[in-house]
RNA sequence: GCUUUCGUGGCCUAGUUGGUUAGGGCGUAGGUCUCAUAAUCCUAAGAUCGCGAGUUCGACUCUCGCCGAGAGCA
Numbered sequence: 001g002c003u004u005u006c007g008u009g010g011c012c013u014a015g016u017u018g019g020u021u022a023g024g025g026c027g028u029a030g031g032u033c034u035c036a037u038a039a040u041c042c043u044a045a046g047a048u049c050g051c052g053a054g055u056u057c058g059a060c061u062c063u064c065g066c067c068g069a070g071a072g073c074a
Stems, first nucleotide, its partner, number of pairs: 001073007010026004019057001028044004050066005
């Protein structure tokens, strides 16, 4: 340099035949329980879906460019 896959809360991950408020686990905070801690159970916060543009009535999803990561080829 070329090809290809990927980028979603602090971490991991689901959702890609375009359509309800982006779901779950871990973790965090508060509560419950306990003499106390942990575990259990309940509740809550936390995502402009890597950035920008385009297509569309409507984009995490399709298209283009850029950035970053992995793999292959040279």
This is a predicted structure of a 74-nucleotide RNA (transfer RNA) from Moesziomyces antarcticus. RNAcentral records the identical sequence in 2 taxa. The coordinates come from a structure-prediction model, not an experiment, and the mean pLDDT is 82. It matches the Rfam family "tRNA". It is annotated as a transfer RNA.